Context: one part of a larger RNA
RNA sequence: CUUAGGUGAAGGAACUAGGCAAAAUUGUACCGUAACUUCGGGAGAAGGUACGCUAUGAGGGGUGAAAAGAUUUACUCUUAGAGCUCUUUAUAGCCGCAGAUAAAUGGUGGCUGGGACUGUUUAACAAAAACACAGCACUCUGCAAACCUGAAAGGGGAAGUAUAGGGUGUGACACCUGCCCGGUGCCGGAAGGUUAAAUGAUGAGGUUAGCUCUUUUGCAACGCCUCUGAGUGAAGCCCCGGUAAACGGCGGCCGUAACUAUAACGGUCCUAAGGUAGCGAAAUUCCUUGUCGGGCAAGUUCCGACCUGCACGAAUGGUGUAACCAUGGCCACGCUGUCUCCACCUAAGACCCA
Numbered sequence: 001c002u003u004a005g006g007u008g009a010a011g012g013a014a015c016u017a018g019g020c021a022a023a024a025u026u027g028u029a030c031c032g033u034a035a036c037u038u039c040g041g042g043a044g045a046a047g048g049u050a051c052g053c054u055a056u057g058a059g060g061g062g063u064g065a066a067a068a069g070a071u072u073u074a075c076u077c078u079u080a081g082a083g084c085u086c087u088u089u090a091u092a093g094c095c096g097c098a099g100a101u102a103a104a105u106g107g108u109g110g111c112u113g114g115g116a117c118u119g120u121u122u123a124a125c126a127a128a129a130a131c132a133c134a135g136c137a138c139u140c141u142g143c144a145a146a147c148c149u150g151a152a153a154g155g156g157g158a159a160g161u162a163u164a165g166g167g168u169g170u171g172a173c174a175c176c177u178g179c180c181c182g183g184u185g186c187c188g189g190a191a192g193g194u195u196a197a198a199u200g201a202u203g204a205g206g207u208u209a210g211c212u213c214u215u216u217u218g219c220a221a222c223g224c225c226u227c228u229g230a231g232u233g234a235a236g237c238c239c240c241g242g243u244a245a246a247c248g249g250c251g252g253c254c255g256u257a258a259c260u261a262u263a264a265c266g267g268u269c270c271u272a273a274g275g276u277a278g279c280g281a282a283a284u285u286c287c288u289u290g291u292c293g294g295g296c297a298a299g300u301u302c303c304g305a306c307c308u309g310c311a312c313g314a315a316u317g318g319u320g321u322a323a324c325c326a327u328g329g330c331c332a333c334g335c336u337g338u339c340u341c342c343a344c345c346u347a348a349g350a351c352c353c354a
Stems, first nucleotide, its partner, number of pairs: 001349008010340002014338001019335001027051005036041001038172001052094012067079004071074001095099001107333007114325002119131002135170007147156003173320004178250003183247002185243005192238003198232002203227005210219002251269005278312001279309001290306005
C1' cells in the first nucleotide's frame, strides 16, 4: 500500500455531481400522535415513559384435590376451594458506567415534479416518468361472425353469441374534454362526367374468280386476311353529403380612454376554423442565472407568484388529487472519519530477508 474489521480530541456535510459510504434509529408494553383525506388511511406519524435480580403482598385467568351437604343412591347434583400453573400490579431491597446489557431488530420530518395503485421490462452497463393495469371512448362483428393461422382441408376465435368477441386510443378517482369536415382517411349516395375486359356497327386496305383492253393494262364479287373502332359496358375516380375520444389543424396588421402606460372598443386582410376552460420560465422558456417574494451570511438548483407561452392546452387527453414508489429535485433535525486532517489497533495479503 491492498482487502476485511475496530476506535477516535475539537468541529459536524465544511466532503461530494449527490450524505455515496459509514454512523445513527431499532425490541416489547403503555401514554400520545398534525396537515391532508377517496374517511379506509396518513400512523410504528411525530414525541415520550417503563424494562434486570431478590423478598413480600394483592388482583385476575386455567385446572380442580381433600372435605361438607342433598337426594331420585348415581361414572349424580350443590357448596367448597388446597395444590400446581399463567398473568397483572404494589411495596421494600440488591448489583453494575450501563438491566430491550449479547445476537437479531425502522433514522425521522417538510416542500415539490412524475406515474393513481400491486405488477412488467432491456438474461450479462438502463427498473424508470417506459410497458401493463382497472376504468373510459370509438370502431368492426348476427355466427359457416369479424379477426388470426394455413396454397388447402382444417384449426384458433368458442364447445363462446353483441352484458359476446376482435381492433384502436386513453389510462384509478374528481372536475371537465371547446372551435374546425377545406386537405387525408372512413361511412353513405347515386343523377351526371370519365372508364376495363368483352362485343364489333361503319369505313379503309391486301388478296383474286371474273370482266375489260388485248401491245400493255385497268376494274373487281364471294371468301379470307390486316387495320379502323360507332354503340353497349361495373367498381373506382370526379361529384353530393356525413364523420375529429378518425389522421390532423386551431392567424396577421393598424388605430383608440382627460398624466403616462395599457387597450374593454374600432378598422382591415386572410382562413376550414383562428386555441375556449384550465395551466404556464413548466420533464415544455431560446433570450435566461427573466422579474418579484421565500429560504441561505452568500442559492444557475428548490418553493410561491407574475405572463412577454422562441415553441402549453383539452382521451396524440387538460387540470387537480388522498394513498403508494429500490422514482427525480430541494430543505431540515438527528447522526457520524464524507471532510478539516489524519492517527492508531486487529486479521489476511502484497513487499523484504533467510